[in-house]
RNA sequence: CGAGAAGGCUGGGUAACCGCUUGAUUUUAUUAAGAGGAAAGUCCGGGCUUCAUGGAAAAACGACGCCGGUUAACGACCGGACAGGGCAACCUGAUGGAAAGUGCCGCAGAAAAUAGACUACCUGCACUGACUCUCUCGAGAAGCCAGUGCGGGAAAAGGUGAAAAGGUGCGGUAAGAGCGCACCGCAUUUAUGGUAACAUGAAUGGCAUGGUAAACCCCGUCGGAAGCAAGACCAAAUAGGAACCACGCAUAUGUUUUUCCGGCAUGUGGUUCGGGUAGGUCGCUAGAGCGUUUGAGCAAUCAAAGGCGUAGAUGAAUGGUUACCGCUCUUUUUAGGAAGAGAACAGAACCCGGCUUAUAAGCCUUCUCGAACA
Repeated sequence: CGAGAAGGCUGGGUAACCGCUUGAUUUUAUUAAGAGGAAAGUCCGGGCUUCAUGGAAAAACGACGCCGGUUAACGACCGGACAGGGCAACCUGAUGGAAAGUGCCGCAGAAAAUAGACUACCUGCACUGACUCUCUCGAGAAGCCAGUGCGGGAAAAGGUGAAAAGGUGCGGUAAGAGCGCACCGCAUUUAUGGUAACAUGAAUGGCAUGGUAAACCCCGUCGGAAGCAAGACCAAAUAGGAACCACGCAUAUGUUUUUCCGGCAUGUGGUUCGGGUAGGUCGCUAGAGCGUUUGAGCAAUCAAAGGCGUAGAUGAAUGGUUACCGCUCUUUUUAGGAAGAGAACAGAACCCGGCUUAUAAGCCUUCUCGAACA
C1' cells in the first nucleotide's frame, strides 16, 4: 500500500430573541431542569397491580434442550466442547433420545429396510451349433467353445439416487464374500486427562444399530391469568337502593291459616346515607439507577470505597427565527479565499434487563493474508 476479520464511539457547537411543560422560591416574576441510541417493534424475561386459588402435585397445552458459569430472571450473556465453512484473522449451528413404539423416505432405480437380483460373473443338467479326435465315412465319443432353457452360488463390478446394509488395499475363491489379514470407521469394556461436555490411548468383537424427532412421540427443565386504559382514593350529576320523617290511609291488590277489625308493604314528598359518571388526585419516576477508582475473575459479572441528581406530559411540553463557527457536496479562483446547496434513522407515556430492526456523515482500537522497501 492492497484485500479482509473483530470490536467500540460520536450523532453538530455557541450566542441572542420569541414561545411551551414541570419543579422551587422571597409568589406572578425570577430561577432550575426538559427525548434516544435506538425513545421504535412489543419478540422474550422480571418488578409492580388486580383477579382466581385451602396446600401441594398431576393431566392437558406451550416454550426451551451439548457442558460449565453469570444473573432478580430469561429463549439473554460469557467461557468451553463438538460439527460445518474460510489459506488465515475469524464466522455459523433448535447441538437431548432413532437400541420404547408408530409413521415417512417423491423422481430415478432390480431393490429404499423382515433386504433384494436388471445387466454382467461362476457353476450343474438338457438341447442346438462350431471345432478337435476316432471311424465301418453312415455316424459315434471323451473333451472344448458359444448360444438357449431350467436350477444352484455370489453380491465384488455396471447403472440410479440425498442415501444401496461399513470404506481402502492385499490375500483367498469356480466366481465371490469380514471368508482371512493390515489400516481407517463403528460397538463393547477399560485406563489416563478434564468440574463437565469431551479428548487421547489400550484390549476385545467381524459389524450388529440406513436416514428423518424444524413427523408423531419419549425424557428432562420452566410456565395460574390479565395488564398503568393495571389499580387506589376524592367526588358535581343520573338510574336503581337503604334508613328516618311527613302526607295520604279514599280506592285496589298482596300478606297476617279462614272471616271481620286492626297492622304492614306497594303511593307521593323531603332529609341523610350510599352509589358512582363528568372532573380531579395518587400510582409517576431514587431505580435489580448512572459514572469513577481499587480488588477478584480468561470473561459475562461481582465486591468495596467515594461521587452524581439526570424529563414526567395526558387532544399530550421538549419548539421557532437570526448570526457566527464546524462538517459534506457543487461552482469559481494562481493561491488565500468567495458564493450556493445539504445534513440520517427517528419523538418518552409505569419502570427495569435483553433481543430484533432502522440509521446521513465521521472517528478510534486490535488482528489476519498478500506485495514492496529497510
This is a predicted structure of a 374-nucleotide RNA (Bacterial RNase P class A) from a Bdellovibrionales bacterium. RNAcentral holds the sequence, with entries from ENA. Rfam family: Bacterial RNase P class A. Rfam describes the family as follows. Ribonuclease P (RNase P) is a ubiquitous endoribonuclease, found in archaea, bacteria and eukarya as well as chloroplasts and mitochondria. The gene name in the source record is rnpB. The prediction has a mean pLDDT of 75.